[in-house]
Context: one part of a larger RNA
RNA sequence: UUGCAGUUAAAAAGCUCGUAGUUGGAUUUUGGAUUGGGCCUAAUGGUCGGCCGUGAGGUUCGUACUGUUGGGCCCUUUCUUCUUCUCGAAGACCACGUGUGCUCUUAACUGAGUGUGCGUGGGGUUCGGGACUUUUACUGUGAGAAAAUUAGAGUGUUCAAAGCAGGCGUUUGCUUGAAUAUUGCAGCAUGGAAUAAUGGAAUAGGAUCACGAUCUUAUUUUGUUGGUUUCUAGGAUCGAGAUAAUGAUUAAUAGGGAUAGUUGGGGGCAUUAAUAUUUAAUUGUCGGAGGUGAAAUUCUUGGAUUUAUGAAAGAUUAACUUCUGCGAAAGCAUUUGCCAAGGAUGUUUUCGUUAAUCAAGAACGAAAGUUAGGGGAUCGAAGACGAUCAGAUACCGUCGUAGUCUUAACCAUAAACUAUGCCGACUAGGGAUUGGCGGGCGAUUAUUAUAUGUCCCCGUCAGCACCUUGUGAGAAAUCAAAGUUUUUGGGUUCCGGGGGGAGUAUGGUCGCAAGGCUGAAACUU
Numbered sequence: 001u002u003g004c005a006g007u008u009a010a011a012a013a014g015c016u017c018g019u020a021g022u023u024g025g026a027u028u029u030u031g032g033a034u035u036g037g038g039c040c041u042a043a044u045g046g047u048c049g050g051c052c053g054u055g056a057g058g059u060u061c062g063u064a065c066u067g068u069u070g071g072g073c074c075c076u077u078u079c080u081u082c083u084u085c086u087c088g089a090a091g092a093c094c095a096c097g098u099g100u101g102c103u104c105u106u107a108a109c110u111g112a113g114u115g116u117g118c119g120u121g122g123g124g125u126u127c128g129g130g131a132c133u134u135u136u137a138c139u140g141u142g143a144g145a146a147a148a149u150u151a152g153a154g155u156g157u158u159c160a161a162a163g164c165a166g167g168c169g170u171u172u173g174c175u176u177g178a179a180u181a182u183u184g185c186a187g188c189a190u191g192g193a194a195u196a197a198u199g200g201a202a203u204a205g206g207a208u209c210a211c212g213a214u215c216u217u218a219u220u221u222u223g224u225u226g227g228u229u230u231c232u233a234g235g236a237u238c239g240a241g242a243u244a245a246u247g248a249u250u251a252a253u254a255g256g257g258a259u260a261g262u263u264g265g266g267g268g269c270a271u272u273a274a275u276a277u278u279u280a281a282u283u284g285u286c287g288g289a290g291g292u293g294a295a296a297u298u299c300u301u302g303g304a305u306u307u308a309u310g311a312a313a314g315a316u317u318a319a320c321u322u323c324u325g326c327g328a329a330a331g332c333a334u335u336u337g338c339c340a341a342g343g344a345u346g347u348u349u350u351c352g353u354u355a356a357u358c359a360a361g362a363a364c365g366a367a368a369g370u371u372a373g374g375g376g377a378u379c380g381a382a383g384a385c386g387a388u389c390a391g392a393u394a395c396c397g398u399c400g401u402a403g404u405c406u407u408a409a410c411c412a413u414a415a416a417c418u419a420u421g422c423c424g425a426c427u428a429g430g431g432a433u434u435g436g437c438g439g440g441c442g443a444u445u446a447u448u449a450u451a452u453g454u455c456c457c458c459g460u461c462a463g464c465a466c467c468u469u470g471u472g473a474g475a476a477a478u479c480a481a482a483g484u485u486u487u488u489g490g491g492u493u494c495c496g497g498g499g500g501g502a503g504u505a506u507g508g509u510c511g512c513a514a515g516g517c518u519g520a521a522a523c524u525u
Base pairs, nucleotide, nucleotide: 004496006494007477008476012493014364016362017361021357022356023355026249031080032079033078036075037074038073039072040071041070042069043068044067045066046065047064048062049061050059051058052057084131085130086129087128088127089126090125093122094121095120096119097118098117099116100115101114102113103112104111135197136196137195138192139191140190141189142188150181151180154164155163166175167174168173207243208242209241211239212238213237214236215235216234217233218232254354255351256350257349259346260345262343263342267339268338269337270336273317274316277313278312279311281309282308284306288299289298325332326331369410370409371408372407373406374405379403383399384398385397386396421492422491423490425484426483428468429467430466433463434462435461436460437459438458439457440456442455443454444453472479473478498525499524500523507518508517509516510515
């Protein structure tokens, strides 16, 4: 591993990218012909028996015997479809020629048979040397493997644990054992060729066949030695030619790219708007206004609160706003413009395995917080005060610093939640809805025929969800996934193993810091 779990019991990294790793679509020799045997079956004959018939003969009869033809299944032989080429040695066997021995034969070495020697040709039996051969995994078999141990055979250690002994005679000796199995992996030998990898011919520098040229090596033979050259044999390179079915699998409801019209509150920059709040100014009136459960702190004839008019500032983006959209997640909502990006859809477009998931590594990452600027309307940790209260360091109220906003940098965490990894397949019914596409009576849009847009109906692909049911699952709640799981294996990553101690200590590393990541043990229960 076989063979656990991960919504809520312990548990899926916040999210995406990504190297090593792991895994990875279909496709290439299948079939046909044939020999022999066996079995089954169908049709059609003959013999024997039964029956009919005086007979010739006939017969839809039989646990009988046997033949022919056809079909099917199993085993088997051979071919289509070559472990190749070359050199050397040995050589079974066959054919031809020749020498020789024996037997028979002939007038005759004439002929036949048989044994033996030699030569030539054939010869796929054995051994050895070269040239090359796609390479492995896998699997069957075999050799090999220290013994003791283990399993296990035999055997009355008196039984047994053991041990490897022993048994039987006629007692100067006969005889049996001391088996066998297992022995991962790696290595060796050999058979198989499914499955999984891998290689080959695309600028042909490809294969095969002859031809020619150049270079090189030099055994043998030319009486001997030496030189040169040729032939010949081997090797390398090049040229031009011939042969061939000459050589590129398909185009994955895998993936990438191009393209068309779209779509979205996706992102960035600029621009623009809206009301509210607060403040200051001007203005009208006047004695209260705020605030609360009730009050008070607070403001107020120096005119508060309130009314009106325009103004400034900073923030925010109501209603429309949804079981709706977009985005990897965090997240995203005034107008307009610009910039680049994305998804889905359509496509008789293109490439041709380019893919999936991912240690290391990297980008982004709410809020709070940190550093340096800007800005500071609102709200508002800390703080001050008023209340409440037994107390009230709170809840309520009035102020109010940091902060909240923005720029440039850090930080890297959240109940970062769907508390549910990602990719792929299958399993069930329904109506809505978003985006694209296709089709279709009709309605509407116009001065009307169109076109276009908006409605209506049907289909389809891709989404966010929902309803019903339970084949199924689950401890249940519930779940079309949390199903296809003891009938357990599609691929791949992360992570958990009683509660505390503890996400603590220590070490490492990152950070300005706060802290983050990694991360125990003793002890306790």
Small-subunit ribosomal RNA, central domain from a metagenome, 525 nucleotides, folded computationally. The RNAcentral record of the full RNA draws on SILVA. The prediction has a mean pLDDT of 81. Rfam family: Eukaryotic small subunit ribosomal RNA. On this family, see Cannone et al., BMC Bioinformatics 2002: "The comparative RNA web (CRW) site: an online database of comparative sequence and structure information for ribosomal, intron, and other RNAs".